[in-house]
Molecule: small-subunit ribosomal RNA
Organism: Anaerolineae bacterium
């Protein structure tokens, strides 16, 4: 050291909250226990306890300390007895006895018991000791004694003052009251001799010094005096222990000591005189604040922390302050005196009082009880005793205030009753719960009995109580809090950021498990919650048991006193340390064991326990004392490097200025400019001169220094460091609170100096502004000397010293070795300075022999954020300011590191009609259409950046239609069901009324099933219900848009990381592509990409109506083939691939379409549909007529037609494709200028028709540059068509009219090939049409792409971040408003403790003796002594004064915190758009800006150095 065994010990739990998520740091909060509690709701019983925590505030009333007649003098009742008078009883009266009782003298007690916690930080308390420095009544015990005298004073009597309280004077009297004398065992004091360490003890001697009686059964008892001892009690002294503040650092004059004296029971500055000048203090004096201390109590695993109710020990106090008297004991709670405040009485002259005793009252307060019974018990006082007294105490009363115990019933009982609540309407739940049946009686009520507590007798407040017993009857007895998470327990309704909840996080804005109510559930239970406080959790003050690179935290650096710690060896000692003995550690409490109340709480007995002291022993370690050593430290010698410091001198380059020459119009500056300079000659250039400041290259993660810092060269003075070999001293060392010195830049003072630069300032720009960034100037300053200041991101954000713990590789300065001619190279070692890295550490980042590793010693510092590097106070400074350094209040976070995203006026790579290159447009005009706005009775609604605006709407005259006006209907225009009724029923529905809906009802007139009763359908009535284009797209489904046809988005397993996460998916290539290849702690997989599908291009083949027309043809409909980087060359990592070529109709995705990953936008739609909830029900439903959606100063969007000659017009002429058609398309022919009409063939369509199907095109003619033969708006007239109906409000035709417009500002859109552009044709919707829109079809048919710098959007990698609602983010400061706390403030008010002076009560002590006086002395006079008076010192209190400290308040004023939307800017976070931060100085509305110096906690690019790998 480890393992095992045995014994003892029985004990330690966390959670929520910072983030998008994570780890850490760190605070806040909760769950537990406790209480002298209070409040809310509720309440059956008993036992045991507890009960003014606030005003030590004031107190009415009663009681709380008396007793002894056996100390004494009096008073002298009842009763007994002897008389006398009258006498019936008896009454009156006198004597004797008797003694109740009462005040007084005297004794003892009143100093105990009881209360309270003001004061006190102290020998007050606790603990252990000392007293050779002391006292002690009553009690126990020992010794000796108790003789003989004297004089008074109360009571009482008389008199007298006063309202009273209380007295005055005179006289009488007793004692265990008082005083002499005698005796002296003893005791005290002095002297002296021994003894003791010592003031102890013993001997001798001198002087002094006592007493009281009373009772008696006559035995004695109780007392008294002196003294010894004891017990118990007390005084004093000492070691050690236990609060806070240094923003209290110096305090002290009786102070510290001595001598003499006084005083005390006793030591002592306790007091006094004199002498000396001491004493205390950073180990915290003094001062201030707070506080009774302890046993214990609560909590905690413990160590601790908090506390000091009840019970017990000690102390202090008794209205406030002071003082003494008496006494054994007091400076006295229910005594005295004085002063003060307050209250009361009063005849106004004076008096009385003290509940912090028990009750009780008022007040205060959230809050705390009866004016009870009894001395029966226990205890105390007095007494010989009986006994008396005892609000101590024993009991009772009140209070759930606490702890403990009991009960409110037990068993059975399912149709799972009713009711309630919920519901998916099925049911579920309340719930065996109830009802009901059986049973019991603890409690309760009534009746009966009835204690112990009292050891021989008597004596019981409690108490007719506890307890026992009988009867009755489930009878008399359950609440409270919670139910979002923590934290056990969930639904409905109401409410709608309201009302409210909340311990923290947080709930509530129309579906709230979080508010309120209900049902249900959970917890505890005669209680349950809340509030307050303490401990715990909190290892969150860390002794046990924390930290300081970046989270809070290393002093800017060094020297160094005290202190702390300290190398090797030896001897002694035994202080620390260890072991044992003895003493103490009060009782109660706690723990263990056993016992008593039915149990428990409660309680009895026994056992156990820290610490301190004593004695003895041990000697390893530490200490102390002595001796030795050399390795720590220092020194001597010889070398070495260096921007180390101070002073003096000196050199060259450059800038500027001055002079002169040459020379001419600009120069300078910027993003671009301007201010400025310049024709009085600048800039440029040459020569000469002046002056100041700084030292290019060398120059380097090079050197030196403690840090700040130090850079040309030379000289002088000077500090430190390194190396080598020997020698010397001998632990001389390390650290270092206070202290001292040094300390960048800025700044200050005095005096110089001033070239350049340059705060402030002036000007020019920029800008919305620009107190800035940029430019032109420029003062302090920068420089020197001397003196201050003393702060920095003073940083390695890392205190100093020492030891130990893998390496590798640079570099600086030495030394040694091998070797060499020599310089190198190489090896070893010492000292520095870098990088990388193992173990280990770390929250991670990272550190890693230069530690942030492992240890030791010492110092400094931290304890949530803000307030606050602040205020006040103190110290320093000339000032600026520095150092030290709080609180109120406020928040639930603030923070570190790392992760994933998003973002960047960061970087790299890449893509896209994104730009560029082009073509055609839009934006200007007129018109069409949509939207906004406006208007309106209504102009229904929705869509609103891209991604709304020719969008929903593939077609608003009525209808549509949802809007408006007016008129109708109310089971309804529409669906289902039930009940009843109805019969020329269903259906058709004439005349009449009406705008119509509707009303009206003539007339005509059916069906299905049938068990022949009837039923179905219809109509009417009633009830359920219908209906809603009403709201919520932020309750939803479905569908859709967009990023985006962008290439991405994920998963399983494995691995890495504490974790969020990462890896895979990054990298090198390549691609349209996360497409493929290679590499790789990854290996695979899924959704996307691609392919599979459709159309089209070539060929083959099959079939062919209605196509075509004799061709191996076109066309139509099928089926196949073909294209795969397959082949060749080049290139590449010889991979993927790329480039070129061949062949081919087509070549690298051939072209086009369909197809839209995970997700984003609370994107859009409740009016397409569906749907939860809400709302409405003679209306928000429904029907009808008319109107509106078509309005029109205006703005925007999408289009059409144009502005003309590449054209218009006229004539001629050529070539398509997709499609549609029966309430339809409509041929031929005829009529009309035409729209169209008549007509009727054909066609349910490859057949007929729209439709000869086209237009641009081509050919010919004309127009001739003009508002035209361009352009066609607008308008008039005349027609046609559809349709009940073209007025609002349709389309078309003909004739006439002939507007704007001559190519479009800023800006902006589309398009990369059969594309753009131009040209026409068809279709849907549709009666008709506003279609110039939308969807398709073909015809003609271009230009351009250097390229990726820039704009927009996107993808990947990386970087920064204070963003995560993710930059449309976050966020700073002034100003304005409100609330709150606080600093300053002319002052003002109050409190506390001192100080100086004045005054000075009572009283002790002292002085004096005018006055008075019984005992003693003396014959006397008188004396001694006392009283009393006066007086001195001290002295409470009061007054005056100037200060100190603390608090309240204060016009005004300073900043601070908080508050949903206020104002101004944009400082910071990204390179935050001027990198930021920082000390200092100036300036500015504000954030801030600028100068000087510093830091990286700065992005980006380049270079240098170093490292890793090869």
């Nucleotide at each position: 050291a480890a393992a095992u065994u045995u014994u003892g010990g029985u004990g330690g739990a966390g959670a929520g909250u910072u983030u998008g998520a994570u780890c850490c740091u760190g605070g806040c909060u909760c769950a537990g226990g406790a209480u002298g509690a209070a409040c809310g709701u509720u309440a059956g019983c008993g036992g045991c306890g507890u009960g003014c925590c606030u005003a030590a505030c004031a107190c009415a009333u009663g009681c709380a300390a008396g007793u002894c007649g056996a100390a004494c003098g009096g008073u002298g009742a009842a009763c007994c007895u002897c008389g006398u008078a009258c006498u019936u009883a008896g009454u009156a009266u006198g004597g004797g006895g008797g003694g109740a009782u009462c005040a007084g003298u005297g004794g003892c007690g009143c100093a105990c018991g009881g209360g309270u916690g003001c004061g006190u930080a102290a020998c007050a308390c606790g603990u252990a000791g000392g007293u050779g420095a002391c006292c002690u009544g009553c009690c126990c015990u020992g010794a000796a004694g108790u003789g003989g005298g004297g004089g008074a004073c109360a009571a009482c009597c008389a008199u007298u003052g006063g309202a009273a309280a209380c007295g005055g004077u005179g006289g009488c009297u007793a004692a265990u009251a008082c005083c002499g004398c005698a005796u002296g065992u003893g005791c005290u004091u002095g002297a002296u001799c021994a003894u003791u360490c010592g003031u102890u003890u013993g001997g001798u001697u001198a002087a002094g010094u006592a007493a009281a009686g009373u009772c008696u059964u006559c035995g004695g008892g109780c007392g008294c005096u002196u003294u010894g001892g004891g017990a118990g009690g007390g005084g004093c002294c000492u070691g050690c222990g236990g609060u806070c503040g240094a923003u209290u650092a110096g305090c002290u004059u009786g102070u510290u000591g001595g001598u003499g004296g006084g005083g005390u029971a006793a030591c002592g500055g306790c007091c006094u005189a004199c002498c000396a000048a001491g004493g205390c203090g950073a180990u915290g004096a003094u001062c201030g604040a707070u506080a009774g201390c302890u046993g214990g109590u609560c909590u905690g695993a413990g160590a601790g922390g908090a506390u000091g109710a009840u019970c017990a020990g000690c102390c202090a106090c008794a209205c406030u302050g002071g003082a003494a008297c008496u006494g054994a004991g007091a400076c006295a709670c229910g005594g005295u005196c004085c002063a003060g405040a307050c209250u009361c009485c009063u005849a106004c002259g004076g008096g009385a009082g003290g509940c912090a005793g028990c009750a009780g009252u008022g007040a205060g307060g959230a809050a705390u009880a009866u004016u009870g019974c009894g001395c029966a018990a226990u205890g105390g006082g007095c007494g010989a005793a009986a006994g008396c007294c005892u609000g101590a105490c024993g009991c009772a009363g009140c209070a759930a205030c606490g702890c403990c115990g009991c009960g409110u019933g037990a068993g059975g009982g399912a149709u799972g009753a009713a009711g309630g609540c919920c519901u998916u309407c099925g049911g579920g739940u309340u719930g065996u719960a109830a009802a009901c049946c059986u049973c019991u009686u603890u409690u309760c009520u009534g009746g009966g009995g009835g204690a112990a507590g009292a050891g021989a007798a008597g004596g019981g407040a409690c108490g007719g109580u506890a307890c026992c017993u009988c009867a009755g009857g489930a009878a008399u007895a359950a609440g409270u809090c919670u139910c979002g998470g923590c934290u056990a327990a969930c639904u409905a309704c109401g409410u709608g950021c309201c009302a409210g909840c909340a311990g923290c996080c947080g709930c509530g804005g129309u579906a709230a498990u979080a508010c309120g109510u209900a049902g249900g559930a959970g917890g505890c239970a005669a209680a349950c919650g809340u509030u307050a406080u303490c401990c715990g959790g909190a290892u969150u003050u860390a002794c046990u048991g924390g930290g300081c690179g970046u989270a809070a935290a290393g002093c800017g650096c060094u020297c160094g006193c005290a202190g702390g710690c300290g190398g090797c060896u030896u001897u002694g000692u035994a202080a620390g340390u260890c072991a044992g003995u003895c003493g103490u550690u009060a009782a109660a409490g706690g723990c263990c064991u056993c016992g008593g109340c039915u149990u428990a709480a409660c309680u009895g007995a026994g056992g156990u326990u820290c610490g301190c002291g004593u004695c003895u022993g041990a000697u390893a370690c530490u200490g102390c004392a002595g001796g030795g050593c050399u390795u720590g430290a220092g020194g001597u010698u010889a070398g070495g490097a260096g921007a180390g410091g101070g002073g003096a001198g000196u050199a060259g380059a450059a800038u500027u200025c001055c002079c002169g020459g040459u020379g001419u119009a600009g120069u300078g500056g910027u993003g671009a400019a301007a201010u400025g300079c310049g024709u009085a000659g600048a800039u440029a250039u040459c020569g000469g001169g002046a002056g100041g400041a700084a030292u290019a290259c060398c120059a380097g993660u090079g050197g030196c220094g403690a840090a700040g810092g130090c850079g040309g060269c030379u000289c002088c003075c000077u500090g430190g460091c390194c190396u080598a070999c020997a020698c010397c001293u001998g632990a001389c060392g390390c650290u270092g609170a206070g202290g001292a010195g040094c300390g960048a830049a800025a700044g200050c003072g005095u005096g110089g100096g001033u070239a350049g630069c340059g705060a402030a300032c002036g000007g020019g720009a920029u800008u919305a502004g620009a107190u800035a960034c940029c430019c032109c100037g420029g003062u302090a300053g920068u420089c020197c000397a001397c003196g201050c200041c003393c702060u920095a991101a003073a940083c390695g954000a890392u205190g100093g010293c020492a030891a130990c713990u893998a390496g590798g590789u640079g570099u600086u300065g030495g030394u040694g070795g091998u070797a060499u001619u020599g310089a190198c190279c190489c090896c070893a070692u010492c000292a520095g300075u870098g990088c990388u890295g193992u173990a280990g550490c770390a929250a991670a980042c990272g550190c890693g022999u230069u530690a942030a590793g492992u240890u030791g010693c010492c110092c400094g510092c931290c304890u949530g954020g803000g307030g606050a590097c602040u205020a006040c106070g103190g110290c320093c400074g000339c000032a600026a300011g520095g150092c030290u350094a709080a609180a109120a209040c406020u928040c639930a976070a603030a923070g570190g590191a790392a992760u994933u995203g998003a973002c960047g006026g960061g970087g790299g790579c890449c893509c896209g009609c994104a730009c560029a290159a082009g073509c055609a447009g839009c934006g200007g005009a007129g018109c069409g259409u949509g939207u906004g706005g406006u208007u309106u009775a209504a102009u229904u609604c929705g869509a609103u950046g891209c991604a709304a605006c020719a969008c929903g709407a593939a077609g608003a005259a009525c209808c549509u239609u949802a809007c408006c006006u007016g008129g109708g209907u109310u089971u309804g225009a529409c669906a289902u069901g039930u009940a009843c009724g109805u019969a020329g029923u269903a259906a058709u529905g004439a005349a009449g009324g009406g705008a119509a809906a509707c009303u009206g009802g003539a007339a005509u007139g059916a069906g299905c099933c049938u068990u022949c009763g009837g039923g179905c359908a219809g109509c009417g009535u009633a009830c359920a219900c219908a209906g809603g284009u009403g709201c919520u797209g932020c309750a939803u489904g479905g569908c859709u848009g967009u990023c985006g046809u962008c290439a991405g988005c994920u998963c399983g397993u494995g691995u890495c990381g504490u974790g969020a996460g990462a890896u895979g998916u990054u990298g090198g290539g390549u691609u349209a592509a996360g497409u493929c290849c290679c590499g790789c702690a990854a290996c695979g997989a899924g959704c996307g990409c691609a392919a599979c599908c459709c159309c089209u291009g070539u060929c083959g083949u099959u079939a062919g109506u209605u196509a075509c027309a004799u061709g191996u043809g076109u066309c139509u409909a099928g089926c196949g083939a073909g294209a795969c980087u397959g082949c060749c060359g080049g290139u590449a990592u010889c991979a993927a691939g790329c480039c070129g070529g061949a062949g081919g109709a087509a070549g690298g995705u051939g072209g086009g379409g369909a197809u839209g990953a995970c997700g984003u936008c609370a994107a859009g739609u409740c009016a397409g549909c569906a749907u939860g909830g809400c709302c409405u029900u003679u209306a928000u439903a429904u029907c009808c007529a008319g109107g509106g959606c078509u309005a029109c100063a205006c703005a925007c969007a999408c289009g059409c037609u144009a502005c003309a000659a590449u054209g218009g017009c006229c004539g001629g002429u050529a070539c398509a494709a997709u499609g549609g058609g029966c309430a339809g398309c409509c041929a031929a022919g005829c009529c009309g200028u035409g729209a169209g009409g008549c007509g009727g063939a054909g066609c349910u369509a490859a057949u007929c028709u729209c439709a000869u199907c086209a237009a641009a095109g081509c050919c010919g003619g004309u127009c001739u540059a003009a508002g035209u033969u361009c352009g066609g708006a607008u308008u008039g007239c005349a027609g046609g068509c559809u349709g009940c109906a073209a007025c609002c409000c349709g389309c078309c035709u003909g004739c006439a009219u002939g507007a704007a417009g001559c190519c479009g500002g800023a800006g902006u859109u589309g398009c990369u090939a059969g594309u753009a552009a131009c040209c026409g044709c068809c279709g849907g919707u549709c009666a008709g049409c506003u279609a110039u829109a939308c969807g398709g079809c073909g015809g003609u048919g271009a230009a351009u792409a250097c390229g990726u710098u820039c704009u927009c959007g996107g993808g990947c990698c990386u970087u920064g971040u204070a963003c995560a609602c993710a930059c449309c983010g976050c966020c700073c400061g002034u100003c304005a408003c409100g609330u709150c706390a606080u600093g300053g403030g002319a002052g003002u008010c109050g409190g506390u403790a001192a100080c100086a002076c004045c005054u000075g009560a009572a009283g002790u002590c002292g002085g004096u003796g005018a006055g008075c006086u019984a005992a003693c002395c003396g014959u006397a006079a008188g004396g001694a002594a006392g009283c009393c008076a006066c007086u001195g010192c001290c002295g409470a209190g009061g007054g005056u004064g100037g200060g100190a400290c603390c608090g309240g308040u204060g016009a005004c004023u300073g900043g601070g915190a908080c508050g949903a939307a206020g104002u101004c800017g944009u400082a910071a976070c990204a390179a935050g758009g001027u990198a930021g931060c920082u000390g200092u100085a100036g300036c500015g509305g504000a954030a801030g800006c600028u100068g000087c110096g510093g830091c990286u906690g700065g992005a980006u690019c380049a270079c240098c150095u170093c490292c890793u790998u090869u």